[in-house]
RNA sequence: UUUUCGUAAGGGCAAAUUACCAGAAAUGGUAAGACGCAAAGCUAUAGGGGCUUAAGUAGAUCAUACAAGCCAGCCAGCUGCAAGC
Numbered sequence: 001u002u003u004u005c006g007u008a009a010g011g012g013c014a015a016a017u018u019a020c021c022a023g024a025a026a027u028g029g030u031a032a033g034a035c036g037c038a039a040a041g042c043u044a045u046a047g048g049g050g051c052u053u054a055a056g057u058a059g060a061u062c063a064u065a066c067a068a069g070c071c072a073g074c075c076a077g078c079u080g081c082a083a084g085c
Base pairs, nucleotide, nucleotide: 012037013036017032018031019030020029021028022027035073041078042077043076047075048074049071050070051069052068056066057065058064059062
C1' cells in the first nucleotide's frame, strides 16, 4: 500500500518462562512477558480441598500425626464496572 475477515464503550488483571531478591521449602516480591480470566478483585480462625517440612511436640527415624508456613488462576464466602431486561 492492497485484499480479506471481525466488531458494544471505557478499561482491568496477568499464566508459563526469564532475570534479580526473600525463604529450609511450598511459595512470595520486582521487572520483562501474555496463557488466559466477566470478578484471575478481597477473604486462609467462616467452610472444604491442596502443597511444604528447617526447627518444635508425640510415636518413630519416617512428613506419619499435631503444630507451623503457603496456595483463593481448586471449590467457596463477600464485594464490584458497564449494557440489556

Record summary: The RNA shown here (c-di-GMP-I riboswitch aptamer) has 85 nucleotides and comes from Bacillus pinisoli. Its Rfam family is "c-di-GMP-I riboswitch aptamer". Rfam links the family to the GO term cyclic-di-GMP binding. Lineage of the source: Bacteria > Bacillati > Bacillota > Bacillaceae > Bacillus. The prediction has a mean pLDDT of 79.